[in-house]
Transfer RNA from a Desulfarculales bacterium, 72 nucleotides, folded computationally.
RNA sequence: GGCGGCGUAGCCAAGCGGUAAGGCAGCGGACUGCAAAUCCGUUAUUCAGCGGUUCAAAUCCGCUCGCCGCCU
Numbered sequence: 001g002g003c004g005g006c007g008u009a010g011c012c013a014a015g016c017g018g019u020a021a022g023g024c025a026g027c028g029g030a031c032u033g034c035a036a037a038u039c040c041g042u043u044a045u046u047c048a049g050c051g052g053u054u055c056a057a058a059u060c061c062g063c064u065c066g067c068c069g070c071c072u
Stems, first nucleotide, its partner, number of pairs: 001071007010024003018055001026042005048064005
């Protein structure tokens, strides 16, 4: 330098055009003599950034940034 994959909450992770699931952690509560365990509730005005397409974009297109892999 060329090609490909990935980027979503503190961490893991689903979603594939129509208001962003779930788990762990955290916070609040129930229970308990105090805890642990268990149960209930709660957490994404910018889905890496910018621009475009569309009535509507995490999702499609282009560029840029970061990480990983392959080739030279």

The organism belongs to Desulfarculales, within Bacteria.